[in-house]
RNA sequence: UUCCAGUUAGUCUAGGAGGUUAGGAUGCCAGGUUUUCACCCUGGAGACACGGGUUCGAGUCCCGUAUUGGAAA
Numbered sequence: 001u002u003c004c005a006g007u008u009a010g011u012c013u014a015g016g017a018g019g020u021u022a023g024g025a026u027g028c029c030a031g032g033u034u035u036u037c038a039c040c041c042u043g044g045a046g047a048c049a050c051g052g053g054u055u056c057g058a059g060u061c062c063c064g065u066a067u068u069g070g071a072a073a
Base pairs, nucleotide, nucleotide: 001072002071003070004069005068006067007066010026011025012024013023019056028044029043030042031041032040049065050064051063052062053061
């Protein structure tokens, strides 16, 4: 320099044939239980890397940027 793949809550991750409120685990908060803590049960808050485009509608498709990993020279 070129090419390929990835980027979704604090952490790990599903969803990639465009269409309901983006799902799960763990962590966090509140309540219950307990003499107390932990465990357990119930509930709650929290996420699509950034910018642009296509579309009636984009986490999903296209382009660029950033960043991570890999390959080639």